[in-house]
């Protein structure tokens, strides 16, 4: 100096850090308008039985707290991590061949 490749740069995609956010799992949680059991009492009935259903109490709804894996989902130059495309102006870097 020529040529070929690769990084540097631009775009798409993925992973996976890191933040939210939902589930999940624990707990609270309904004076009545939720279930279920329903003392006491009330109605019904000549008895035997029934019938509603208060309070308690048990399960939960809505929702309210509580931390951790896991799931799922949304971001982010968080990586400068994998693969693909595009770019060749510039820089670094490898081969190869030339000449001095």
């Nucleotide at each position: 100096g020529a040529c070929c490749g690769g990084g540097u740069c631009c775009u798409g995609u993925g992973c996976g850090a890191c933040g939210g956010a939902a589930a999940c799992u624990c707990u609270c949680g309904a004076a009545c308008c939720g279930u279920g059991u329903c003392a006491g009492g009330u109605c019904c009935u000549g008895a035997c039985g029934g019938a509603a259903g208060c309070a308690g109490c048990a399960c939960u709804a809505a929702g309210g707290g509580a931390a951790a894996c896991u799931u799922u989902u949304c971001g982010u130059g968080u990586g400068c991590c994998g693969c693909a495309g595009g770019g060749g102006u510039g820089c670094c870097u490898g081969g190869u061949c030339u000449g001095g």